RNA sequence: AGAGCGAUGCAGGUGAUCGCGUGUGCGUGGCACACGAGGAAAGUCCGGGCUACACAGGGCAGGAUGCCGGAUAACGUCCGGUGGAGGUGACUCCCAGGCUAGUGCAACAGAAAUGAUACUGCCGGGGCAUCCGCUCCGGUGAUGGUGAAAUGGCGAGGUAAGAGCUCACCGCCUUGGCGGUAACGUCAAGGGCAGAUGUAAACCCCAUCCGUAGCAAGACCAAGCAGGAGACGAUACGGCGGCCCGUCGUGUCUCCGGGUAGGUUGCUCGAGACCGUCGGUAACGGCGGCCCUAGAUAGAUGAUCACCCACGACAGAACCCGGCUUAUCGCAUCGCUCUAUUU
RNA sequence: GGCACCAUAGCCAAGUGGUAAGGCAGAGCUCUGCAAAAGCUUUAUGCCCCAGUUCAAAUCUGGGUGGUGCCUCCA
Numbered sequence: 001a002g003a004g005c006g007a008u009g010c011a012g013g014u015g016a017u018c019g020c021g022u023g024u025g026c027g028u029g030g031c032a033c034a035c036g037a038g039g040a041a042a043g044u045c046c047g048g049g050c051u052a053c054a055c056a057g058g059g060c061a062g063g064a065u066g067c068c069g070g071a072u073a074a075c076g077u078c079c080g081g082u083g084g085a086g087g088u089g090a091c092u093c094c095c096a097g098g099c100u101a102g103u104g105c106a107a108c109a110g111a112a113a114u115g116a117u118a119c120u121g122c123c124g125g126g127g128c129a130u131c132c133g134c135u136c137c138g139g140u141g142a143u144g145g146u147g148a149a150a151u152g153g154c155g156a157g158g159u160a161a162g163a164g165c166u167c168a169c170c171g172c173c174u175u176g177g178c179g180g181u182a183a184c185g186u187c188a189a190g191g192g193c194a195g196a197u198g199u200a201a202a203c204c205c206c207a208u209c210c211g212u213a214g215c216a217a218g219a220c221c222a223a224g225c226a227g228g229a230g231a232c233g234a235u236a237c238g239g240c241g242g243c244c245c246g247u248c249g250u251g252u253c254u255c256c257g258g259g260u261a262g263g264u265u266g267c268u269c270g271a272g273a274c275c276g277u278c279g280g281u282a283a284c285g286g287c288g289g290c291c292c293u294a295g296a297u298a299g300a301u302g303a304u305c306a307c308c309c310a311c312g313a314c315a316g317a318a319c320c321c322g323g324c325u326u327a328u329c330g331c332a333u334c335g336c337u338c339u340a341u342u343u
Numbered sequence: 344g345g346c347a348c349c350a351u352a353g354c355c356a357a358g359u360g361g362u363a364a365g366g367c368a369g370a371g372c373u374c375u376g377c378a379a380a381a382g383c384u385u386u387a388u389g390c391c392c393c394a395g396u397u398c399a400a401a402u403c404u405g406g407g408u409g410g411u412g413c414c415u416c417c418a
Base pairs, nucleotide, nucleotide: 001339002338003337004336005335006334007333008332009331010330012308013307014306015305016304017303018302020036021035022034023033024032025031026030038314042325043324045323046322047321048320049319050214051213052212053211057245058244059243060242062210063209064208065207066206067081068080069079070078071077082096083094084093085092086091097205098204102203103202104199105198106197119144121140122139123138124137125136126135127134128133152170153169155167156166157165171193172191173190174189175188176187177186178185179184218265219264220263221262227256228255229254230253231252232251236250237249238248239247258417259416272291274289275288276287277286278285279284309312344414345413346412347411348410349409350408353367354366355365361398369385370384371383372382373381391407392406393405394404395403
């Protein structure tokens, strides 16, 4: 210098005028001051708080997760390892338990698709034949062809021809030693490998976890109205969403009709942000200091002008928080790798 | 704001791992004097999009896009 890898940050700025929401003060209705969207506010895909039902009970069913260890309020998230895959490398990616528990499936093609019955081949014996060869019986198992996949691979020996039949190497399995908390790694011995293929993002098995609903949850105040029909009723119905038990309550449910379309609360101080320090490889945790930073309810955060630049992307809170995923114009900083050259 | 569900040809719609039924509509033919009805034949860029699992995906898994439905209070 070029090409890359990883992590983090910013998301137009300043000023003037007009306007909007909330809070506070004055005060009487308009003024003043302060604050006023995001890294994803999004998708609603996970997890938790909160609230009601019993401060959530037992069992079945159902669902989720799935190498090992840790972090955390919790998680399907994160961190650190192991194994596998990719890259020269920095580094990245992996729903990565169990088909040796059982069951299912493997279309077409092919002889055969899962405990192979042999199309074409190879070999031995018998018979026929002048020869080429034909036929019968038996042996054999991967040479050809098919397929995504052909029953460990490759080489040598062996044999009538062959075959883990035997042997070396590799793979696989079992046992033991050593290292590691563990996943696992490594070494040695043994097993000829029919306990034989793939598929569990097929049913399923194993282990762990999960009560249901959601702020339109829930609590309170005010205003207003009109009840009727049907079903079941204590061996019932409801809380309780599939079932059984258990427990609490005593009317409950459906349909038609009626009234209201208001206010307060939940509502934002929180597993909170920032700085420092300590522990830890890290995720994260402890301690100290400091700060308060939207809260609407038809729903506020905008418009115009001027100047500057890198010319401004995706996008708008609605109970809150931790994650994941998806969208995103352009930049900036730090660390690292490879190649080439120079010193 | 919350919750649930759906997407297969122009329309409706079956298919839950093995190469996509059926009906309407469209085109052609027969029948008819001409039509309608009926009968026969036939067409197609058809599984919303992108990845993954698998030999193989409309189907299974993840993400995205679009659409639909339900949910206030009182007596």

Predicted 3D model of RNase P RNA and transfer RNA as a complex of 418 nucleotides. It holds a member of the Rfam family "Bacterial RNase P class A". It is annotated as a ribozyme. Its family is annotated with ribonuclease P activity, dimeric ribonuclease P complex and tRNA processing in the Gene Ontology. The coordinates come from a structure-prediction model, not an experiment, and the mean pLDDT is 76.